[in-house]
RNA sequence: GGCCCCAUCGUCUAGCCCGGCCUAGGACGCCGCCCUCUCAAGGCGGAAACGCGGGUUCGAAUCCCGCUGGGGCCA
Numbered sequence: 001g002g003c004c005c006c007a008u009c010g011u012c013u014a015g016c017c018c019g020g021c022c023u024a025g026g027a028c029g030c031c032g033c034c035c036u037c038u039c040a041a042g043g044c045g046g047a048a049a050c051g052c053g054g055g056u057u058c059g060a061a062u063c064c065c066g067c068u069g070g071g072g073c074c075a
Stems, first nucleotide, its partner, number of pairs: 001074007010028004020058001030046005051067005
């Protein structure tokens, strides 16, 4: 220098190929309440995410381009 893959709640991950509202779902963790003499367990509820910029579209986590970061192959 060229090519390929990856990036989503605090962590892990589904959804992306094949675009669809409404509230982006789950597990663990965290917060509150219930239960309990207390704790744990259990029940109920809550906060929390699409790396950044642009494009296409009525509509983008999903498609396209660029950038950033990580990984791999070739030279």

Source information: A computed fold for a 75-nucleotide RNA from candidate division NC10 bacterium CSP1-5, annotated as transfer RNA. The organism belongs to Methylomirabilota (SeqCode), within Bacteria. The coordinates come from a structure-prediction model, not an experiment, and the mean pLDDT is 82.